[in-house]
RNA sequence: AUAUACGGGAAAGCGCCAGGCCUAUGAAUGAAUAUAGGUGACGAGGAAGAGAGCUUAUCGAAAUAUUCGGCGGAUAGCUCCAGGGACUGCCGCUCUAAAGAUCAACAGGAAAAAGUAACUGUGAGGUUACAACAAAGGGUUCGAUCAGGCAGGAAU
Numbered sequence: 001a002u003a004u005a006c007g008g009g010a011a012a013g014c015g016c017c018a019g020g021c022c023u024a025u026g027a028a029u030g031a032a033u034a035u036a037g038g039u040g041a042c043g044a045g046g047a048a049g050a051g052a053g054c055u056u057a058u059c060g061a062a063a064u065a066u067u068c069g070g071c072g073g074a075u076a077g078c079u080c081c082a083g084g085g086a087c088u089g090c091c092g093c094u095c096u097a098a099a100g101a102u103c104a105a106c107a108g109g110a111a112a113a114a115g116u117a118a119c120u121g122u123g124a125g126g127u128u129a130c131a132a133c134a135a136a137g138g139g140u141u142c143g144a145u146c147a148g149g150c151a152g153g154a155a156u
Base pairs, nucleotide, nucleotide: 014072015071016070017069019068020039021038022037023036024035025034042060043059044058049081051080052079053078054077055076082096083095084094085093087152088151089150090149091148100146101145102144103143104141105140106139115130116129117128118127119126120125
């Protein structure tokens, strides 16, 4: 150093690399080729009913735009079941355990990149520090609008 065995830890823009691109070395008129490396998703958000199945799984930022391409996975979406929602029941509609929809307002609310600086590597590159700027989702409001059909009940 490799292999095997045992134990522990580590994740969801998460993990990995054999395509591509880039660097170094050898050889060399040059090219091809070979070996060893580098790069290969920036954060926000997101499960919970331990249910089943299917699928190309949300939001923006950046960038002379490879965050390309590939493999695996994933808290996403849809359908069914189960459950919640208006006084009750059923259907419809709608949502998912803080469990009706839409609109409005308010509050809250990134990191990388780029730039500068330092460290490190022959190099491609890598690590750290500085100060900013989003969208969706979610939260709040005794806000506004809307929520059907059948049967029953309550109040006036």